[in-house]
This is a predicted structure of a 168-nucleotide RNA (c-di-AMP riboswitch aptamer (ydaO/yuaA leader)) from Actinopolymorpha alba DSM 45243. Model confidence (mean pLDDT): 77 of 100. NCBI's taxonomy places the organism under Bacteria, Bacillati, Propionibacteriales, Actinopolymorpha, Actinopolymorpha alba. It matches the Rfam family "c-di-AMP riboswitch aptamer (ydaO/yuaA leader)". Rfam links the family to the GO terms cyclic-di-AMP binding and regulation of gene expression.
RNA sequence: GCAGAUGCUUCGCCUAAUCCCGGUCAGGCCCUCCUGACUGGGAGCCGGGGACCCACGUUUUCCGGGGUGAAUCGGAGCGGUCGCGGCGCACCUUGCCGCGGGCAUUCCGUAGGGCUACUUCCGGCCCGAACCCGUCAGCUCACCCGGUAGGCGUCCGAGGAAGGAAGG
Numbered sequence: 001g002c003a004g005a006u007g008c009u010u011c012g013c014c015u016a017a018u019c020c021c022g023g024u025c026a027g028g029c030c031c032u033c034c035u036g037a038c039u040g041g042g043a044g045c046c047g048g049g050g051a052c053c054c055a056c057g058u059u060u061u062c063c064g065g066g067g068u069g070a071a072u073c074g075g076a077g078c079g080g081u082c083g084c085g086g087c088g089c090a091c092c093u094u095g096c097c098g099c100g101g102g103c104a105u106u107c108c109g110u111a112g113g114g115c116u117a118c119u120u121c122c123g124g125c126c127c128g129a130a131c132c133c134g135u136c137a138g139c140u141c142a143c144c145c146g147g148u149a150g151g152c153g154u155c156c157g158a159g160g161a162a163g164g165a166a167g168g
């Protein structure tokens, strides 16, 4: 000097996931105060259940239904499974082919969503998952219940235009 990794601080991002006030126990020599563990309350924000009216027929089998979330939907391919039909076989089974449904899986798109450090537009870069309830839930006043976690980036550069703000 270059490249990579890790930690802290600061700032920023996804998201409802932020802010405030206590209590108990233990320790620091006692008090004040501090630290740690456990456990409560409130505000704000978020979600679910829940009438009349309105909406909808519903349930069972193949294949119940529903919720949080942007995370839906379509096409192709692959594996096995269920149902129907056909072919071959003296008959049955096995086997093969076609159609339909669902499961798993690999890609390509897509409804929709995020960032681009004031906002908007253009452009650019990404996501398009995962989980939960447990046979049960349409909307829904009053009312009832619950959540407030977790994950990333940070000196680098895909930016440009207009407007605004601040400063001079």
Base pairs, nucleotide, nucleotide: 011153012152013151014150018043019042020041021040022039023038024037025036026035027034028033044148045147046146047145048144049143054138064136065133066132067131068130073109074108075107076106079103081101082100083099084098085097086096087095112127113126114125115124116123118163119162120161121160122159